[in-house]
RNA sequence: CCUACACUUUUGGGAGAACCGGUAGUCCCGGUGCCGAAGGAGCAACCGCCUCGGAAACUCUCAGGCCAAAGGACCAAAGGUGUAUA
Repeated sequence: CCUACACUUUUGGGAGAACCGGUAGUCCCGGUGCCGAAGGAGCAACCGCCUCGGAAACUCUCAGGCCAAAGGACCAAAGGUGUAUA
């Protein structure tokens, strides 16, 4: 210096899902319903160093969300750190 992996920063993109009442700007309270793409949990194809581990965008909805804002898995670009290999 190149490549691969992990973590992280910045920028851009980024879905889904309600109504009623109180109130009358938001917020807040109650009832019922709904969503899955923070996180969490479960099963499992599969993978590995195979005594045991790692595992989803599937499932659940504890949490979170259902005007907007915020958040947002994931994708792209540009960096940083660490490890491995030649």
A computed fold for an 86-nucleotide RNA from Cognatiyoonia koreensis, annotated as Glycine riboswitch aptamer. The sequence is in RNAcentral, with records from Rfam. Its mean pLDDT, the model's own confidence on a scale to 100, is 76. Its Rfam family is "Glycine riboswitch aptamer". From the family's description: This family represents the bacterial glycine riboswitch. Glycine riboswitches usually consist of two metabolite-binding aptamers domains with similar structures in tandem. The aptamers cooperatively bind glycine to regulate the expression of downstream genes. In Bacillus subtilis, this riboswitch is found upstream of the gcvT operon which controls glycine degradation. NCBI's taxonomy places the organism under Bacteria, Pseudomonadota, Rhodobacterales, Paracoccaceae, Cognatiyoonia.